[in-house]
Context: one part of a larger RNA
């Protein structure tokens, strides 16, 4: 590693992008004959050992012969790798020469075989030796101190060691006595080609023949030395011709991209609306209002509170509104325009592995907080009162400052929760619902239909219902199942409870903080 956990017990980065690294669909020779012996299994026939009481009984070896079966194994053949050497041997074929059977012929004439031998041509066989896309991977063999392990002999008196020893006819034998195994990773030689990388031929600059040109070299032979020059060999390179099945797997219920009608409370900008609150003006009415558990502070004939008109000003967006929708999450909810995205549906459209997950790094990120500015209606942390109260520095009430809005720039944290990484495969039902297709219905059917509503079926969300799939300590979960029947791929995190997310230290931050992050002690 095999082989731990991770909803709630310790523990999934808030989210998405992202190199490195990890991991990665499917496809190229597979099959057929044939021949040897060898196991199983069967039948006949022998023959040994054991046990049984009697049996052609059981059990268990070994020998011949057969048989239709079955299995692995070798080889060989079926399209199956080359150059080059030396070299023997084998087979055919053809000339020539020698022996030598038959049969013929006056004749060794002639013809038909067989055998040596020599030559030439063809075809396997076995050696060397050169290279061949490379490796992982795995048989085999060499190598790899001994000592320990293990483990075979052997009466240290057992033994735990030892490596001795034991026997004769006693000048010697046994006797090569002092075994064997295990020894991982790297290397090393060798055989295999499943699997798992890798390479090849796409501007052919490609393979093979031939024939031409260039250039470089230099054995041998022209009587012999020496020079040149041609041929001639062997190499580089270019040309042209020709041969050829001439050379692109497939199109992933994997991605990516184009089209095509949607859809959506996703972004962004402008632009519009709607009532509430508060506040002003103006009119009217009148003695209380306000708040509470009861009150009080508080406002109030200088006319509050309330009504009615009309203006403003920031904010905010009921009802509709939901076990709905959209986004990567933080998150979006008046109308309208405008810009750009984005899914999932449809595609007899394109490319062809481009993918998955990801230290590093990056983008975004609710509130609250910081910094400048703008705005401040409403709420309201700080405060200031009223009350309650044994006490109240709360709860409850009247004010009210920062804040809350907004725009630039910062902070990176949440119970950022689905307390549940991401892809990918499979396992059980069901009715509802939202987005796309598609198949059908039903009426209105002048406008008026490819829509609306209904039925069903495919794909793709958000979710429930049932249930002995299974699983779980359980609560529970169709994923938290396919888990001692444990290996789909890959990232992150935990490892008793405090100390402690402390404290040093780096780094971020204007700050506040935020990342990383112990230890002693203690229990």
């Nucleotide at each position: 590693u095999u082989g731990c956990a991770g909803u709630u017990a310790a523990a999934a980065c808030g989210c998405u992008c992202g190199u490195a690294g990890u991991c990665g669909g499917a496809u190229u020779u597979u099959g057929g004959c044939g021949u040897g012996g060898c196991c199983c299994g069967u039948g006949c026939u022998g023959u040994g050992u054991g046990c049984g009481u009697g049996g052609u009984g059981c059990a268990u070896g070994u020998g011949g012969c057969g048989c239709u079966g079955g299995g692995g194994c070798a080889c060989g053949c079926u399209u199956u790798u080359g150059u080059g050497g030396a070299g023997g041997g084998c087979g055919g074929u053809g000339c020539g020469u020698c022996g030598u059977g038959g049969c013929u012929u006056c004749a060794c004439u002639g013809u038909c075989g067989c055998g040596g031998c020599g030559u030439a041509u063809c075809g396997g066989c076995g050696c060397c030796a050169c290279c061949g896309u490379u490796u992982a991977c795995u048989g085999u063999g060499a190598a790899a101190a001994a000592a320990u392990u293990a483990g075979a002999g052997u009466g240290u008196u057992c033994a735990a060691a030892g490596c001795a020893g034991g026997c004769g006819u006693u000048u010697g034998c046994c006797g090569u006595g002092a075994a064997u195994a295990c020894a991982u990773u790297a290397g090393c030689a060798u055989g295999g080609a499943a699997u798992a990388a890798u390479a090849g031929a796409a501007u052919a600059g490609g393979a093979c023949u031939u024939g031409g040109u260039u250039u470089c070299u230099a054995u041998u032979u022209u009587g012999u030395u020496g020079g040149u020059u041609u041929g001639u060999g062997a190499g580089a390179g270019c040309c042209a011709a020709g041969u050829a099945a001439u050379g692109a797997u497939u199109a992933a219920g994997a991605g990516g991209g184009a089209c095509g009608g949607u859809u959506g409370g996703g972004g962004g900008c402008a632009u519009u609306u709607g009532u509430a609150u508060u506040c002003c003006a103006g009119c009217g009415u009148c003695a209380g209002a306000g708040g509470u558990g009861a009150a009080a502070u508080u406002c109030u004939u200088g006319g509050a509170u309330u009504g009615c008109u009309g203006g403003a000003a920031g904010a905010c967006a009921a009802a509709c509104c939901g076990c709905u929708g959209c986004g990567a999450a933080a998150g979006c909810g008046u109308c309208u325009g405008c810009c750009a995205a984005g899914g999932a549906c449809g595609u007899u459209u394109u490319c062809a592995u481009u993918g998955a997950u990801c230290a590093a790094g990056a983008a975004c990120g609710a509130a609250a907080g910081u910094a400048a500015g703008g705005g401040g209606a409403u709420c309201g942390a700080a405060g200031a009162c009223g009350a309650u109260c044994a006490g109240a520095u709360a709860c409850c009430g009247u004010c009210g400052u920062a804040g809350u809005c907004u725009u630039u720039a910062c902070u990176a944290u949440a119970a950022a929760c689905g307390a549940u990484g991401a892809g990918a495969a499979c396992u059980g039902g069901g009715g509802a619902u939202c987005g796309g297709g598609c198949g059908g219905g039903c009426a209105u059917u002048a406008c008026g239909a490819u829509g609306a509503c209904c039925c069903g079926u495919c794909c793709g969300g958000a979710a429930c219902c049932c249930u002995c799939c299974g699983g779980g300590a359980a609560a529970c979960c169709a994923a938290a199942g396919u888990g001692u029947u444990u290996g789909c791929u890959u990232u992150c995190u935990g490892g008793g409870g405090g100390g402690a997310g402390u404290a040093u230290g780096g780094u971020c931050g204007c700050a506040a903080g935020g990342c990383u992050g112990a230890a002693a002690c203690u229990u």
Overview
Predicted 3D model of a 523-nucleotide part of an RNA (small-subunit ribosomal RNA, central domain) from Rhodophyta sp. Its mean pLDDT, the model's own confidence on a scale to 100, is 80. The full RNA is in RNAcentral, with records from ENA. The organism belongs to Rhodophyta, within Eukaryota. It matches the Rfam family "Eukaryotic small subunit ribosomal RNA". Clan: SSU clan. Rfam 15.1 lists 75,755 matches to the family in 2,556 species.